[in-house]
RNA sequence: GCCGGAGUAGCUUAGCGGUAAAGCAGCCGAUUCGUAAUCGGCAGACCGUGGGUUCAAGUCCCACCUCCGGCU
Repeated sequence: GCCGGAGUAGCUUAGCGGUAAAGCAGCCGAUUCGUAAUCGGCAGACCGUGGGUUCAAGUCCCACCUCCGGCU
C1' cells in the first nucleotide's frame, strides 16, 4: 500500500429498511434470624464520526477514525 472482518447499555452479545432485545453487573422489593442463592420489578445505549439514499436507516451507499486478520 491492497483485501476482508469488527465497532450497539458498565461488560458480553442479538437485531439483514418500520418506535433497539437479552444475559451479567447496578438499584428497589419478596423470601431468610442474617448473608448467599432464588424470584419479581425498575433504570440504563438517539447504535465509532461525518455525509448520502429513502416517507422511514442500527440495517443500504460514500469518506474518515479505531481494533483484528490476511496479502504484498
Transfer RNA from Candidatus Yanofskybacteria bacterium RIFCSPLOWO2_01_FULL_49_17, 72 nucleotides, folded computationally. The sequence was found in a public genome assembly. Its Rfam family is "tRNA". Lineage of the source: Bacteria > Bacteria candidate phyla > Candidatus Yanofskyibacteriota.